A computed fold for a 1531-nucleotide RNA from an uncultured prokaryote, annotated as small-subunit ribosomal RNA. Its Rfam family is "Bacterial small subunit ribosomal RNA". The RNAcentral record of the sequence draws on ENA.
[in-house]
RNA sequence: AGGGUUUGAUCCUGGCUCAGAAUGAACGUUGGCGGCGUGGAUUAGGCAUGCAAGUCGAGCGAGAAGUCGUGGAAUGAAACUUCGGUCGAGUGAAGCGAUGGAAAGCGGCGAACGGGAGAGUAAUGCGUAGGAUACCUGCCCUCGGGUCCGGGAUAGCUGCGGGAAACUGCAGGUAAUACCGGAUAACAUCUCCGGAUCAAAGGUGUGAUUCCGCCGGAGGAUGGGUUCACGUCCUAUUAGCUUGUUGGUGGGGUAACGGCCUACCAAGGCUACGAUGGGUACCGGGCGUGAGAGCGUGGCCCGGCUCACUGGGACUGAGACACUGCCCAGACACCUACGGGUGGCUGCAGUCGAGAAUCUUCGGCAAUGGGCGAAAGCCUGACCGAGCGACGCCGCGUGUGGGAUGAAGGCCUUCGGGUUGUAAACCACUGUCAGUUGGGAGGAAAUCUUAGAGGGUUCUCUCUCAUGUUUGACCUAUCCUCAGAGGAAGGACGGGCUAAGUUCGUGCCAGCAGCCGCGGUAAGACGAACCGUCCAAACGUUAUUCGGAAUUACUGGGCUUAAAGGGUACGUAGGCGGCUGUGUAAGUUGGGUGUGAAAUCCCUCGGCUCAACCGAGGAAUUGCGCUCAAAACUGCCGGGCUUGAGGGAGAUAGAGGCAAGCGGAACUCAGGGUGGAGCGGUGAAAUGCGUUGAUAUCCUGGGGAACACCAGUUGCGAAGGCGGCUUGCUGGGUCUCUUCUGACGCUGAGGCACGAAAGCUAGGGGAGCGAACGGGAUUAGAUACCCCGGUAGUCCUAGCUGUAAACGAUGAGCACUGGGUCGGAGGAUCCUUCAUAGUUUCUCAGCCGUAGCAAAAGUGUUAAGUGCUCCGCCUGGGGAGUAUGGUCGCAAGGCUGAAACUCAAAGGAAUUGACGGGGGCUCACACAAGCGGUGGAGGAUGUGGCUUAAUUCGAGGCUACGCGAAGAACCUUAUCCUAGAUUUGACAUGUUUGGAUGCCCUCUUCGAAAGGAGAGUAAGCUGCCUUCGGUGGGAAACAAGCACAGGUGCUGCAUGGCUGUCGUCAGCUCGUGUCGUGAGAUGUCGGGUUAAGUCCCUUAACGAGCGAAACCCUUAUCGUUAGUUGCCAGCGAGUAAUGUCGGGGACUCUAGCGAGACUGCCGGUGUUAAACCGGAGGAAGGUGGGGAUGACGUCAAGUCCUCAUGGCCUUUAUGUCCAGGGCUGCACACGUCCUACAAUGGUGCGCACAAAGGGAAGCGAACUCGCGAGAGUAAGCAAAUCCCAAAAAUCGCACCCCAGUUCGGAUUGCAGGCUGAAAUUCGCCUGCAUGAAGUCGGAAUCGCUAGUAAUCGUGGGUCAGCAUACCACGGUGAAUGUGUUCCUGAGCCUUGUACACACCGCCCGUCAAGCCACGAAAGUGGGGGGCGCACGAAGUCGCCGAGGUAACCCGCAAGGGAGGCAAGCGCCGAAUCGAAACUCCGCGAUUGGGACUAAGUCGUAACAAGGUAGCCGUAGGGGAACCUGCGGCUG
Repeated sequence: AGGGUUUGAUCCUGGCUCAGAAUGAACGUUGGCGGCGUGGAUUAGGCAUGCAAGUCGAGCGAGAAGUCGUGGAAUGAAACUUCGGUCGAGUGAAGCGAUGGAAAGCGGCGAACGGGAGAGUAAUGCGUAGGAUACCUGCCCUCGGGUCCGGGAUAGCUGCGGGAAACUGCAGGUAAUACCGGAUAACAUCUCCGGAUCAAAGGUGUGAUUCCGCCGGAGGAUGGGUUCACGUCCUAUUAGCUUGUUGGUGGGGUAACGGCCUACCAAGGCUACGAUGGGUACCGGGCGUGAGAGCGUGGCCCGGCUCACUGGGACUGAGACACUGCCCAGACACCUACGGGUGGCUGCAGUCGAGAAUCUUCGGCAAUGGGCGAAAGCCUGACCGAGCGACGCCGCGUGUGGGAUGAAGGCCUUCGGGUUGUAAACCACUGUCAGUUGGGAGGAAAUCUUAGAGGGUUCUCUCUCAUGUUUGACCUAUCCUCAGAGGAAGGACGGGCUAAGUUCGUGCCAGCAGCCGCGGUAAGACGAACCGUCCAAACGUUAUUCGGAAUUACUGGGCUUAAAGGGUACGUAGGCGGCUGUGUAAGUUGGGUGUGAAAUCCCUCGGCUCAACCGAGGAAUUGCGCUCAAAACUGCCGGGCUUGAGGGAGAUAGAGGCAAGCGGAACUCAGGGUGGAGCGGUGAAAUGCGUUGAUAUCCUGGGGAACACCAGUUGCGAAGGCGGCUUGCUGGGUCUCUUCUGACGCUGAGGCACGAAAGCUAGGGGAGCGAACGGGAUUAGAUACCCCGGUAGUCCUAGCUGUAAACGAUGAGCACUGGGUCGGAGGAUCCUUCAUAGUUUCUCAGCCGUAGCAAAAGUGUUAAGUGCUCCGCCUGGGGAGUAUGGUCGCAAGGCUGAAACUCAAAGGAAUUGACGGGGGCUCACACAAGCGGUGGAGGAUGUGGCUUAAUUCGAGGCUACGCGAAGAACCUUAUCCUAGAUUUGACAUGUUUGGAUGCCCUCUUCGAAAGGAGAGUAAGCUGCCUUCGGUGGGAAACAAGCACAGGUGCUGCAUGGCUGUCGUCAGCUCGUGUCGUGAGAUGUCGGGUUAAGUCCCUUAACGAGCGAAACCCUUAUCGUUAGUUGCCAGCGAGUAAUGUCGGGGACUCUAGCGAGACUGCCGGUGUUAAACCGGAGGAAGGUGGGGAUGACGUCAAGUCCUCAUGGCCUUUAUGUCCAGGGCUGCACACGUCCUACAAUGGUGCGCACAAAGGGAAGCGAACUCGCGAGAGUAAGCAAAUCCCAAAAAUCGCACCCCAGUUCGGAUUGCAGGCUGAAAUUCGCCUGCAUGAAGUCGGAAUCGCUAGUAAUCGUGGGUCAGCAUACCACGGUGAAUGUGUUCCUGAGCCUUGUACACACCGCCCGUCAAGCCACGAAAGUGGGGGGCGCACGAAGUCGCCGAGGUAACCCGCAAGGGAGGCAAGCGCCGAAUCGAAACUCCGCGAUUGGGACUAAGUCGUAACAAGGUAGCCGUAGGGGAACCUGCGGCUG
């Protein structure tokens, strides 16, 4: 930093997509170790269990267990005993005292911190910076004071009760640092300035002015409350909101200001700089990304806020309206004896649920911190640690070195080898991590204690030093021992983007895919294997964010045609604003200063072996406040100016607007006249009109609408728009003068006005035209185009509508930036005054063009150039200008205006082609002009179809069809069919083994043959080296086996080669240069010319190549050379005759070499050209005729059945052999031919003239036989010698006499011949007999331009035989055209295009089917926030308080008073009930359009003039695309 993807290719626009980084992640595969972090993002869903807030006995009363002492009930060892007992050690109950301190209570402090969560909240929040003469603050610190005298209760406890429990009642009695009264009283509070009011508690200790407390006051610190300014998401399809609302006064309330609350008064307050409403959301430091600006985000950590089952409320307190407090209501859950109670994990663990998904019911207070305490200490799920999870970041390891017979195996292979790969094995070494054994620093310093020493005047207090003792939950650096390479590598990817490819399998299947896209039999894209690439204890996927994306553009985009300028003006708010002084200091600039918490980021240094991580210092924190200074620019106050703007005077052009009047042409209607059969209309017709007199024509009258010519890229207007003439009223412009005002200006969200056509309402009017409608045509149909009619409408008046391709597809204004030219309205000036021309100036409207701009087309002083100001609009295509909501409208409808879903494009400009029922030029037997055919008949042949056991296969418009096939009876011949055989094979090569045979020959048997089985014979054959005896090896042959052979089996869409066609058409390209961003263009276009891109000229082209032409063959003329087998003029010989012979080379001829023709010559035309026309000469004249020769390419054209060949298939068969049949089958259809239909003929007789070929398994003379086909015999000839071989038409003579014939010959019968093993299926020929159709052929169609068509015969190949076919040869020998309108095809130029598998293209809509999302819908279910009504808990406040009532007062007392409590009442008040609305979501019979879906139906709307140019608005109509009317646009 970019890449892929729209096209045949290009440039652009534009979306989609990828590569990067990141995450509290999840999922898949895999998984060695450690360090540091991190882990319920969803249901603020429900929770079992344990723990998470206590502490103080130095505040108080009481005091269990235990211990000690006392006490001695009871028991009773040993001993004695009269057995009755005695003595009494020991054990030791009750009670008492001491100690002890559990559990509970009163009291104090704490429980408002810490910990969790993000539901709510768009501002009562947060952030930044400030304020307060409107504030509070326990514990802590400092200062200065005080701590006096009394009193009455109450828990606990005891007794008696209630209750299942929770809990609770009554009576008695008790303490305090609990409570109360009094005194004292200021630097406190109130104040009318006189005064008034307010406090306390003790404890420890032998001992307290000294320690710990307590009370009042002042100050501080900390924490908090409150307020102002600025900033803080989306939505206008939310535009108005508000009644305690805004302000004031009095009162209340609070720590404190305040409508915070209340009464009264006033009518304010907020809002387009977005109020109100709706949706969403904790905010910040920061975090992710990014070059930055930004965008996204707010988990862990830190600061703030809010919440604690849901809603409401207060109490206590310094602090709460209180997470583990209270009361009430609700939902849920649990217990219950049914009466009633209890609970709140969004603390730490844990559980269920939901979810893709998030951990242990761990250890410890050792450290840090917190609460209480004088302290020891206790408590602490804060915290410190451990556990689980590759969730993240970081680090380490899984060995190191050597090692080539490059082992085996795998994979590939062109079979040679390559690769895996020094990789392994093997050899030598090392010891990290993990494992084993044993040590071990550190995290720990304090507290406390010791009558220790010293300081604080005195202390029980405290500081420093010293001594001694104690404290580790957890982790463990690191060291040592032992053993051994031992325990430790995977994941994704490999078509392009994007690093990395081969084989096999699969066969549009299975599957892949982020985008483009792969897969339909050779898949580098699917699956597998091997190999490779990238990362690595991870690798991929998914989701999300930023980036790339300048794809919302502040930095940093656009709007003529790609998406995008409002239809046009006026104008409000707003934004912006001319020249010149003065002042100010808001913006601006600079300096200083405060703040911008810490952490994070960055830099430096340091600590863990490094790193992650952590520590210290610095920088930064781009911001905000305060202050000082400057005064250029902007703003503001005030002064001046004239150039912007406006006014004035004079002149002036105009289809500018409104109203009234007038005019002629045309049309139509009515009346009258003339006239007499048609008119009208069309491509052609018909409907229609007309003898009741049309059309035509003349006259008269009526009517309505529009204004020919002038008329013009002329004029005017803001746009829409405006066109006869006159008059009136009226708006704007231009020019000149430079007299006045003095910035008065520009733009313009909302707003308001105007606004074509169509349409609507009401009333008129209505000639023509004319949606709808009717009829006639056209058509497959024709709801159209064409025709005949025709209603609304078109016109007027008054209203509405408010849209158009309302376009220059180009908003308005100002300024600047080369020119040329045409026109409209004016002015000035020059030569002498006028006029014209010229010059110049202002303004309007055009064309061409420089620079520049633009993707290009283009634009270019009328900018789309360069700048400034303001407004509008755009952000992929479709869905859709649709739905919904709102608003406007009488309606039609307008304005505003989405989403779901779907596609990877949609689009602009230009390029090359192709195409056009576009244009121009040109050519061709393309048409025309001719000649002869085909299509009709019979036959031949090929094809289709049908049939068949089989009728083998291929070829299919031209370019298949007498084609492959230059010749199917067998053979040929095939996966053709029916049978029969055979399996290393009919054919090739290699190899192994075998035994000596094997081949040939003869015979038998089965058989249709092939073949199988068997027997015989040794006559012949059996290579080479040979020592010439035979033996030996090897080979041939044979048998068996293994490799393999074989295949006319498939794929011509895997291929080579060959071929057809366009087309013998004139084209197809390249190098260099130039132009263009580029695809490409130029050259190759243009003007001529040619058969031709043939040549010439011009020319940003100059040259070149493949084609064309030429070179080659043949033919036409001549020369020369040569002269046999050809020829014979002259000479000679010979014959009945013949070049028969000798000779000859003259001629013909043969076949070699040459000549000749080149627009060379003349005239004309043409550009002095190329060339064309005419002529001469010439055998031949403009390429002389014919042939061979076929450019780049097209048709996936044809051929795997000529051959070759990849892959696939087959291998006792799809191979091979063989018999018979079939390829010949016949209702029919088509193609190509033959023969005819006759007299230009037929038949018979007679007589001429060719060329080119072929011949040995051949051609075969002559002779004989046969009517003949032919047979017999046989000469000659491997050929200019012999033979085939007769040429035929022609010509001469004769007959036939127009008929189904003396035409025609099919068909059939009989008899023969030939070939061949074989002629039945299924050959050819002969003779005799038979004698069909057919009398010139419908629509349509073919060939041919001269030695051609037509016609006549001849030969050859194939071949045993078989030719109407094919290939060649000569004979006779025409007609017509000299044109390009049309049909077909082709070439060039140009034009349009939505086509590019290219018009056999593309493509639109209805209908039918499937599927998807959405809208409407009777209704139905649920959520949300409000308004108003009712009811009204708890509770504060107020009133009351007849029931209770210790402290104070009066009183001896009884009692009373003050105060206070319960109860009651009132205001407010949550939840709740029902009601009317609003809003959101879900479902919904049915219904509407939309999107999508290889091969459904109907048409053909659009793209070419798309066959009626298209499109826009509007209205009507129609199965559908659409059609028609009116106006507009050119795209």